[in-house]
RNA sequence: GCAGUGGUAUCGAAGUGGUCAUAACGAGCACGAUUGGAAAUCGUGUAGCCGCUAAAACGGCUCGAGGGUUCGAAUCCCUCCCACUGCG
Numbered sequence: 001g002c003a004g005u006g007g008u009a010u011c012g013a014a015g016u017g018g019u020c021a022u023a024a025c026g027a028g029c030a031c032g033a034u035u036g037g038a039a040a041u042c043g044u045g046u047a048g049c050c051g052c053u054a055a056a057a058c059g060g061c062u063c064g065a066g067g068g069u070u071c072g073a074a075u076c077c078c079u080c081c082c083a084c085u086g087c088g
Stems, first nucleotide, its partner, number of pairs: 001087007010027003018071001028046006047062005064080005
């Protein structure tokens, strides 16, 4: 340089145009149950930013970044960034 695969919450990962990112599922973490105490198991909870608020509730935005197509985009198209694989 060329080709391909991927980028989704703390981590992994499903979702391939509309039944919702209300982001499944697994791990981690917090609290609780159980135990003499642990482990294991079980239950509940667990992304960020902005607005409002005394604090919440509530509302809005966010699928690597920026544009485009569409009534509607994580999903299709374009450019760029990053990681990995192959070829030269």